This is a predicted complex of two RNAs, RNase P RNA and transfer RNA, with 429 nucleotides together.
Model confidence (mean pLDDT): 76 of 100.
RNA sequence: UAUUUUGUUUGUUCUAUCGCUGCAUAAGUUCUAUUAUGCAGAGGAAAGUCCGGGCAACACAGAGCACCAUACUUCCUAACGGGAAGCCUCUGAUAAAACAGAGAGAGAAAGUGCCACAGAAAAUAACCGUCCCGCUACAAUGUAACGGGAUAAGGGUGAAAACGUGAGGUAAGAGCUCACGCUACAUUAAGGCGACUUAAUGUAGGGGCAAACCUUAUGGGUUGAAAGGCCAAAUAAACCGGGGCUUGAGGGUUGCUCGCCCGACCCGGAGGGUAGGCUGAUUCAGGCUGUUUGUGAAAACAGUCGCAGAUAAAUGAUAGAACUCGACAGAACCCGGCUUACAGAACAAAAUACAAA
RNA sequence: GGGCGUGUAGCUCAGGGGUAGAGCAUUUGCCUUUUAAGCAAAGGGUCGGUGGUUCGAAUCCACCCACGCUCA
Repeated sequence: UAUUUUGUUUGUUCUAUCGCUGCAUAAGUUCUAUUAUGCAGAGGAAAGUCCGGGCAACACAGAGCACCAUACUUCCUAACGGGAAGCCUCUGAUAAAACAGAGAGAGAAAGUGCCACAGAAAAUAACCGUCCCGCUACAAUGUAACGGGAUAAGGGUGAAAACGUGAGGUAAGAGCUCACGCUACAUUAAGGCGACUUAAUGUAGGGGCAAACCUUAUGGGUUGAAAGGCCAAAUAAACCGGGGCUUGAGGGUUGCUCGCCCGACCCGGAGGGUAGGCUGAUUCAGGCUGUUUGUGAAAACAGUCGCAGAUAAAUGAUAGAACUCGACAGAACCCGGCUUACAGAACAAAAUACAAA
Repeated sequence: GGGCGUGUAGCUCAGGGGUAGAGCAUUUGCCUUUUAAGCAAAGGGUCGGUGGUUCGAAUCCACCCACGCUCA
């Protein structure tokens, strides 16, 4: 210098005219509508709807079962399945560390279940092999057949085979014993808030799968802005059939059972009426800047700013100019995250290649 | 705006951890004078995509993609 990867930030700009949505002021008007002027007018993901919270209703809410979610530690946060810093394991690389990457990372020694094919055997391991005993035959201290027993050292199969190596020991063998080492658990000591690490001692050697059922611990009441509140307009409080009126039909947005509450009307038929508006709704766990604290996520304090709010639903069109010629993409109650899509630009780190010293 | 489901051969569907199947369709042969029917055989699959768990994934899990249903 170039390329790649990762992380952070950014995500075309300006002028004029016309048009659309909202707000303010003025005119006008009973009020709207309308007109004029001024100001403002999509995103980092507005997306997927995967989590969490706010807000609201259900008795401000209760019990049991079922169901769902989470799962190393500490911290951040309104909360989270999110984030930060660590621990441990695995992989890469290495002589080893450092380093980089990944991890849905409790329990398989509570129980049940599964492990195809191959293999004797897939968890109460004797097929071949090795060894011992009995008996028979050949025959001569051995060999072979049969029967009984011991044995996990050797063989082959498989993704996976019952701690590894060596020595002792034995009829042959075996953690059966010993030395060194590995793993798990317990105790003690030291370090750390903790996960955990190191050392010593003791016990044990039990294959894997919980993104199989399950167990343990923790958490979750249900619904969802079409929630909910208010106003206006309208009438058939009539007609027919059935059920009920405290011995209670029916209802109360929870999967089931209960509990609690409301309760004089409820269901069906045929018909009549209405189908508009306001609110919720944008001032917020807000943004930006600075200082301080903290390894960090973040927090505290000070200053400053006001930054879309539609409801058939607004961001567009035309003309001109600039450059690096513009990717993914359009709010609908709000916010914090995650995930996914994305041309180009800037910064930082790492790796590789080349060049120079 | 919210909720739920489906995706496997050309078509319609099974299979819910252990070599991917059925019916119809296609092709070939037999039968027939010929066709249809019938009989026999064959071919045809990135199991929507990517990643993960596992010895092993169509199946289990996560995230995407496409399609459908539903709530006034």